[in-house]
Context: one part of a larger RNA
């Protein structure tokens, strides 16, 4: 140098499981509910199955019988219209007893009694005699159908897990005969209620990881790099309207601000001088504008019209925007002219679906109409604002499947604010003296040991705190060793240079590093090495599934809040070591 043989695990981001934490999907499941939607179930009405009587008590229609004082007035006069007579031995007035109405004066019914009268145009009245007939209203009696509630009752629908009895092997059924309830209950069909009992869903995106908070349309500056346009959870601010004058015209004005003066009066009101010159002033934020005013004021006044519109600007596209001119008809001015809203830019929202109002459209054989189209106009914080639907919250630590190092937690890289070590200037401390030792305000620089920041390898897996166990390095040295300063008298000490050779506790307490405590030591170092070392152990802690507290949540459940419980695989190919052989 080859080859092996017995060993060790440091390394092959070793094996093993398309990571289970995180995030993504307009993925699935299950749970919850005062998400939405639906639905079994309960239940409310009707109708039907379902039928007799007898009774209250409303509705309606028939015929009978009644019922009606406003004042004037013989007086309780309902309305009209006919009519001059009309009832009475089939018993008139009067009386008496019973009823009925009532604005207590009366009217009317019925028995009995009587025994031949009663009443009408009378004068008064808007109407003239219940003298008579008829029709009809208002209220009411009772009858008779019809009909709707309620109660009672009855048995023949319907029930019967009450008896006995037949047919049987018979506690099912079934049938006979008693009983008991009974048109209820049950059932259909409809309907209003409630209804996580169950079902299907839905729960937005952006985001220096996700939540958590913030934002989402539209204006205005800036960033933006002198055409336009141009990110960020860069910086700053406003809009979601007003206005019948705050528009149109037409004719006319100039502001605002120091100074001096002047009664109340004042830093500022209203007056007058001078200087000054858009700093006012525009409805509202911000730019750009505006004195010829786009700013103030005042006369007349609807151009804040109708039909249109060459041309452009501006946009992926919808969309937005400016427009000279022509037609009617109007306001204002003498006129020539100017007016199709407001100094400009925000003040908004497709489509479908509905209302309204117009229309020489259309209208299912025809003629109407319904309906629908055109035309004008209304209804959206559809604000997640180019608007998924007319209607939508939560939990999963019981979880699952796709993905994703596109994106977090751990190591590791960059960075190095943050820490840490150093250094420079010296104010000042130090009696005196900055620089023996401290060292302000600042200023530079290392290191890569903190807390971050980034999101670069790793999610088809790089195990994560501590302890044991073996360690290895670096020196910004804890100890021993050499020295220089001292505010070093000595013995102790300060502080600095130099040095990594060997050294650098052990008990209690907590899971702990840490740190406190108790004894020691010369001393009890600082750090790196995947915060060394789980294919070398632990498995106390953190961080699955089970439970309970305390809080929060309606509830599923949930907490860098607690407690008790909880499977730690891998026979060593390669590299590497350690020990042995042979060639």
């Nucleotide at each position: 140098c080859c080859c092996g043989c017995g060993g060790c695990a440091a390394g092959a981001c070793g094996g093993a499981a398309a990571g289970a934490c995180c995030c993504c999907g307009u993925g699935c499941a299950c749970c919850u509910u005062u998400a939405c939607u639906g639905u079994a179930g309960c239940u409310u009405u009707g109708c039907a199955u379902u039928g007799g009587a007898c009774u209250g008590u409303g509705a309606c229609a028939a015929g009978a019988c009644u019922u009606g004082u406003g004042u004037a007035g013989g007086a309780u006069a309902g309305c009209u219209g006919g009519g001059a007579g009309g009832c009475g031995a089939u018993g008139a007035a009067g009386c008496g007893c019973a009823g009925g109405c009532g604005c207590u004066a009366g009217c009317u019914u019925g028995c009995g009694u009587g025994g031949a009268g009663c009443c009408a145009a009378c004068g008064u009245u808007g109407a003239a005699a219940u003298a008579c007939c008829a029709g009809c209203c208002u209220g009411g009696u009772g009858u008779u159908g019809u009909u709707g509630c309620g109660g009672u009752u009855c048995u023949a629908a319907c029930c019967u897990g009450g008896a006995u009895c037949c047919a049987u092997u018979a506690u099912c059924g079934g049938g006979a005969u008693c009983g008991g309830g009974g048109a209820c209950c049950g059932u259909g069909c409809a309907u209003g209620g409630u209804a996580g009992g169950c079902a299907g869903u839905u729960u937005g995106a952006c985001u220096g990881g996700g939540g958590c908070g913030g934002u989402c349309u539209c204006c205005u500056c800036c960033c933006a790099a002198a055409g336009c346009g141009u990110a960020a959870c860069g910086g700053a601010g406003g809009a979601g309207c007003u206005c019948g004058a705050a528009g149109g015209u037409u004719g006319c004005c100039u502001a605002g601000g120091u100074a001096c003066g002047g009664u109340c009066g004042g830093a500022c009101a209203u007056c007058g001088u001078a200087c000054u010159g858009a700093u006012a002033g525009u409805g509202c934020a911000a730019u750009g504008g505006c004195a010829c005013a786009a700013g103030g004021c005042a006369g007349c006044u609807u151009g804040a019209c109708u039909g249109c519109g060459a041309g452009a600007c501006u946009g992926a596209c919808a969309a937005g925007u400016c427009g000279a001119g022509c037609a009617g008809g109007u306001g204002c001015g003498a006129a020539a002219g100017c007016a199709g809203g407001a100094c400009a830019u925000a003040g908004u929202g497709a489509u479908c679906c509905g209302g309204u109002g117009g229309u020489u459209c259309u209208g299912u054989a025809u003629g109407g109409a319904a309906g629908g189209g055109c035309c004008a106009u209304c209804g959206c914080u559809c604000a997640a604002c180019g608007g998924a639907u007319a209607a939508a919250a939560g939990g999963u630590a019981c979880u699952c499947c796709g993905g994703g190092g596109a994106u977090a937690a751990c190591a590791g890289g960059c960075u190095g604010a943050u820490a840490c070590c150093g250094c420079c200037c010296a104010a000042g401390a130090g009696u005196u003296c900055a620089u023996a030792u401290c060292g302000a305000c600042g200023g530079c620089g290392g290191u890569g040991u903190u807390u971050g920041g980034c999101a670069c390898c790793u999610c088809g897996a790089u195990g994560u705190c501590g302890g044991c166990u073996c360690a290895u390095c670096a020196c910004a040295u804890c100890c021993u060793g050499g020295g220089g300063c001292u505010g070093u008298a000595g013995c102790c000490g300060g502080u600095c240079c130099c040095a990594a050779g060997g050294g650098u506790a052990u008990g209690g307490c907590u899971g702990u590093u840490c740190g406190c405590c108790a004894u020691u030591u010369a001393a009890a170092g600082u750090g790196g090495u995947a915060c060394g070392u789980g294919a070398g152990c632990u498995g106390g802690g953190u961080u699955c599934a089970a439970a309970a507290c305390g809080u929060c949540g309606u509830g599923a459940g949930a907490c860098a809040g607690u407690u008790u419980g909880g499977u730690c695989c891998c026979u060593a190919u390669c590299u590497g070591c350690c020990g042995u052989g042979g060639g």